The prediction has a mean pLDDT of 82.
A computed fold for a 352-nucleotide part of an RNA from an uncultured bacterium, annotated as small-subunit ribosomal RNA, central domain.
The sequence was found in a public genome assembly.

[in-house]
Context: one part of a larger RNA
RNA sequence: CUGGGCGUAAAGCGUUGCGUAGGCGGUCUGUUAAGCGAAUAGUGAAACCUGGUGGCUCAACCAUCUAGACUAUUAUUCGAACUGGCAGACUAGAGAAUAGUAGAGGUACCUGGAAUUUCUAAUGUAGGGGUAAUAUCCGUAGAUAUUAGAAGGAACACCAAUGGCGUAGGCAGGGUACUGGGCUAUUUCUGACGCUAAUGCACGAAAGCGUGGGGAGCGAACGGGAUUAGAUACCCCGGUAGUCCACGCUGUAAACGAUGGAUGCUAGCAGUGUGCCGUAUCGACCCGGUGCGUUGCGAAGCUAACGCAUUAAGCAUCCCGCCUGAGUAGUACGAUCGCAAGAUUAAAACUC
Repeated sequence: CUGGGCGUAAAGCGUUGCGUAGGCGGUCUGUUAAGCGAAUAGUGAAACCUGGUGGCUCAACCAUCUAGACUAUUAUUCGAACUGGCAGACUAGAGAAUAGUAGAGGUACCUGGAAUUUCUAAUGUAGGGGUAAUAUCCGUAGAUAUUAGAAGGAACACCAAUGGCGUAGGCAGGGUACUGGGCUAUUUCUGACGCUAAUGCACGAAAGCGUGGGGAGCGAACGGGAUUAGAUACCCCGGUAGUCCACGCUGUAAACGAUGGAUGCUAGCAGUGUGCCGUAUCGACCCGGUGCGUUGCGAAGCUAACGCAUUAAGCAUCCCGCCUGAGUAGUACGAUCGCAAGAUUAAAACUC
């Protein structure tokens, strides 16, 4: 170097949006001859190796040969299927156009009702609250309950769904503006413009950090009451940071489908979302077909088994990432990044 793997045993980077280098790349024609193939010639020291012969009583060992081999390399000539280069063409990949279409996709602004809490006023009187049961707690300075009004913040019941959208994280009251992507039909245009992607850029839940706001409810820490042998908990009464907004940082999660991306091929059945076409009809349904998504079952095949099974973990090709006994350890040291918390990269001794 080759050979084996990565759903659950070690192993898919959180995503891959943008994408550099590199690797790989559709159909046809011509040309070239770098890769590739053939022939010829040169070189390929000796030892070593193979074969023959001989010498030590044999062997190892040693000697010897117009011997072979040394799978290599250089030069010349020839070949042109495949890979590459160059030139030209094509449309099945890719992209654009036109016409439609579904959607919690994103950003900003405006706005609505229910509920909780607090405050004001009124009615009203002795309890309320809480628990398995208590107690702390609130209440005669008038609580709880009921009614009317006000303030303020946060979240959006029903619809709601193995529904939808988004690369992932994620996205849900309503409206407006701006804006991204997808899908379908037509087959009008460009003509391989493609795939992957080290380094890099960008995004990235929650918690946390910085500055300034905001603060209803909930609620780490903390205080109190219980429970208990104890109770730094589970239960209860309070409650700060936080949760919310703006800007900046952090860059991690069981960031999960524990399943990298792309392309092609390989039985079906059923549900569902959304386009298109047909049948039928006055029309809408019903019914049938087709595309894209999504869910359940299942054949072949695969798998250690569980299971997966046209959304593959099947059959193949291309590219990237990663794994190599357990502990030490995702730690130490160093480096980079960060305000910090820490993150990323990443060992060894030793033990079994």